Notes
Predicted 3D model of a 71-nucleotide RNA (transfer RNA) from Allobates talamancae. The source organism's lineage runs through Eukaryota, Dipnotetrapodomorpha, Neobatrachia, Hyloidea and Allobates.

RNA sequence: UAAAGAGUAGUAGAAUGGGACUACAGGGGGUUUUGAUCUCCCAGAUAUAGGUUCAACUCCUAUUUCUUUAA
Repeated sequence: UAAAGAGUAGUAGAAUGGGACUACAGGGGGUUUUGAUCUCCCAGAUAUAGGUUCAACUCCUAUUUCUUUAA
C1' cells in the first nucleotide's frame, strides 16, 4: 500500500429484514445455624454517521478500531 474478516449487556457468544436472546459475572429474595450449592426475580448492549425499506444487528455507502493475508 492492497485485499479479506470482525466490532452486540461487565465478559464470551447467538440472532435467514419482522419481539434483541443465552451462559457466566453484578444486585435483591427464598432455602441453609453460617458459607457454598440450588431456586426465583431485577438491571444492563447492536462501533459512529447517513441511505434503502412499512420495518435494519442484518442490505448499501463513508468513517473509525482490531485481526489476518500478500507485497